The RNA shown here (transfer RNA) has 72 nucleotides and comes from Panagrolaimus superbus. The prediction has a mean pLDDT of 82. It matches the Rfam family "tRNA". From the family's description: Transfer RNA (tRNA) molecules are approximately 80 nucleotides in length. The sequence is in RNAcentral, with records from Rfam.
[in-house]
RNA sequence: GGUCCAGUAGCUCAGUGGUAGAGCAUCUGAGCGCCAAUCAGGUGGUCGCGGGUUCGAUCCCCGCUUGGAUCG
Numbered sequence: 001g002g003u004c005c006a007g008u009a010g011c012u013c014a015g016u017g018g019u020a021g022a023g024c025a026u027c028u029g030a031g032c033g034c035c036a037a038u039c040a041g042g043u044g045g046u047c048g049c050g051g052g053u054u055c056g057a058u059c060c061c062c063g064c065u066u067g068g069a070u071c072g
Stems, first nucleotide, its partner, number of pairs: 001071007010024004018055001026042005048064005
């Protein structure tokens, strides 16, 4: 340098056109003599960046960027 894959919550990931979710973590409460486990609820996201297509983009197209695999 060529090709391919990935970037979504603090972490691991889902979501393939119609206003983004789960588990863990975190906070509050219940419960217990105390802690933990358990149960209920809450908080947390410019969906890597810029542009385009579309009535509408996390999703489709182009460029850039970061990481990985592979070829030379």